[in-house]
RNA sequence: GAAGCAAGCCAGGCCGCCGCUGGUGCGAACGUGGAAACACGGCACUGGAGGAAGGUCCGGACUGCACAGGGCAGCGUAGGAGGUAACACCUCUCCACCGCAAGGUGAGGAUCAGAGCAACAGAGACGAGUCGGCGCCUGAAUCGCAAGAGGAGGGCGCCGGGUGAAACGGGCAAUCUCUACGCGCAGCAACACCAAAUAGGCCGGCGAUGAUGCGGCCCGCGGAGCCGGCGGGUAGGUGGCACCGAGCCGUGCGAGCGAUCCACGGCCCAGAUGGAUGGCGGUCACAUGGAGGGCAACCUCCAUGCACAGAAUCCGGCCUAUCGGCUUGCUUCACAU
RNA sequence: CUGCCCGUAGCUCAACUGGAUAGAGCACCAGCCUUCUAAGCUGGGGGUCGGGGGUUCGAGUCCCUCCGGGCAGGCCA
Numbered sequence: 001g002a003a004g005c006a007a008g009c010c011a012g013g014c015c016g017c018c019g020c021u022g023g024u025g026c027g028a029a030c031g032u033g034g035a036a037a038c039a040c041g042g043c044a045c046u047g048g049a050g051g052a053a054g055g056u057c058c059g060g061a062c063u064g065c066a067c068a069g070g071g072c073a074g075c076g077u078a079g080g081a082g083g084u085a086a087c088a089c090c091u092c093u094c095c096a097c098c099g100c101a102a103g104g105u106g107a108g109g110a111u112c113a114g115a116g117c118a119a120c121a122g123a124g125a126c127g128a129g130u131c132g133g134c135g136c137c138u139g140a141a142u143c144g145c146a147a148g149a150g151g152a153g154g155g156c157g158c159c160g161g162g163u164g165a166a167a168c169g170g171g172c173a174a175u176c177u178c179u180a181c182g183c184g185c186a187g188c189a190a191c192a193c194c195a196a197a198u199a200g201g202c203c204g205g206c207g208a209u210g211a212u213g214c215g216g217c218c219c220g221c222g223g224a225g226c227c228g229g230c231g232g233g234u235a236g237g238u239g240g241c242a243c244c245g246a247g248c249c250g251u252g253c254g255a256g257c258g259a260u261c262c263a264c265g266g267c268c269c270a271g272a273u274g275g276a277u278g279g280c281g282g283u284c285a286c287a288u289g290g291a292g293g294g295c296a297a298c299c300u301c302c303a304u305g306c307a308c309a310g311a312a313u314c315c316g317g318c319c320u321a322u323c324g325g326c327u328u329g330c331u332u333c334a335c336a337u
Numbered sequence: 338c339u340g341c342c343c344g345u346a347g348c349u350c351a352a353c354u355g356g357a358u359a360g361a362g363c364a365c366c367a368g369c370c371u372u373c374u375a376a377g378c379u380g381g382g383g384g385u386c387g388g389g390g391g392u393u394c395g396a397g398u399c400c401c402u403c404c405g406g407g408c409a410g411g412c413c414a
Stems, first nucleotide, its partner, number of pairs: 001333010012284007020048007030041004050308001054319002057317005062187004069219004074183005079093005094108001095106004109178002114176002116172002131160008142149002191239004201230006213221002232413002247267006254261002286305008338410007347363004356394001365381005387403005
């Protein structure tokens, strides 16, 4: 220098003007909307998208149902060891495959429990034997008076071209199945409360011989209503919910190969329910193209572009999308010393 | 939010328990017939099986992932 491999990071900066949306304090009242519950309104200070907020593919927190129980069924996972709240995630490692290598990928338990499948080709395709050749044994018809000749067929052993992914030796469990482990079910439209509404009515069915419920079935629990149709009403508000947390940042010759854990210090960091996080202008940076200048490095001007995408109960992962750029370590090749 | 389904030719659909050239009807093209057209008869073309990857000897079919579309459920009494 060229070609690669792995890990990590950024996601345009600054200024001005106009907006949007939350929190805290003053702060009790008062006003407005509303039937009410409740919401909004002033001033000051202050917060306001991401690495994926996305897909909703896993795992949890939380909430309700017996503060969740047993069995069967069902679903999921699969070398070994560890990490974690948990996982199908992550780390280390064994093995297999790919790569010259750095490295990458792996649904990688069991086919001596049982079942199932294998098109075409081929003699033969999953029960085992069969096709051809050779050797040995046996020996039918026929010929012969007889001895015998004769050798079809059968049995045993050995070998084999060719077909095909695969030929008595295996393959497929991302076929059923077996083993081990995990999973109770539902989901923030969970759930709790407030307000309003009323025809809490009629018909049919089930029910203390235990219904409905515990989202498949049985047991068990529980104990009086339940289901369907017709008819009727309301389609509002508050909490959950913006979090002292599996929280974020930094440090350690901390422990450990590592994932991770531990200790110390600092910080408080978006949040609605028609759904905020925006728009305009200037300037700088970056990229591309064009024009001009310069021997060249490069300089000036103009135009265009500046990704993917956008929180909605929260968190840990996975997967997918992504203009451009930066850093570190490593491998192979070439050249120079 | 949860559960489920679908995607195959231009259109509507098939394809069994994985097995080889993925079929059918309509449509399209060519020929015959007709003075011409339609109908009819004969022949033909057209498919990344929504995209990608994996398992397998072999994938439209099994598994994973992505894309697109659709259905259902949930107030009071």
Predicted 3D model of RNase P RNA and transfer RNA as a complex of 414 nucleotides. It holds a member of the Rfam family "Bacterial RNase P class A". About the family: Ribonuclease P (RNase P) is a ubiquitous endoribonuclease, found in archaea, bacteria and eukarya as well as chloroplasts and mitochondria. Gene Ontology terms of the family: ribonuclease P activity, tRNA processing and dimeric ribonuclease P complex. By type it is a ribozyme.